[in-house]
This is a predicted structure of a 73-nucleotide RNA (transfer RNA) from Arthrobacter sp. A2-55. Its Rfam family is "tRNA". Gene Ontology term of the family: triplet codon-amino acid adaptor activity. By type it is a transfer RNA. The prediction has a mean pLDDT of 84.
RNA sequence: GGGGAGGUAGCUCAAUCGGAAGAGCGUCGGUCUCCAAAACCGAAGGUUGCAGGUUCGACCCCUGUCCGCCCCG
Numbered sequence: 001g002g003g004g005a006g007g008u009a010g011c012u013c014a015a016u017c018g019g020a021a022g023a024g025c026g027u028c029g030g031u032c033u034c035c036a037a038a039a040c041c042g043a044a045g046g047u048u049g050c051a052g053g054u055u056c057g058a059c060c061c062c063u064g065u066c067c068g069c070c071c072c073g
Base pairs, nucleotide, nucleotide: 001072002071003070004069006067007066010025011024012023013022019056027043028042029041030040031039049065050064051063052062053061
């Protein structure tokens, strides 16, 4: 330099190839307990790497760009 697959909540990952973002763990609060753990209930937490474009509407399609990984040279 060329190619491939990725980047979404604190972490690990979904989102039916366009209808507007969710789960588990973790965190916080509550119930329970002498206290804690476990269990159960609830809550908070997101400019979907970034910037544009297409569209009534974009995590999803297009362009550029950044980051780490794999392959080729």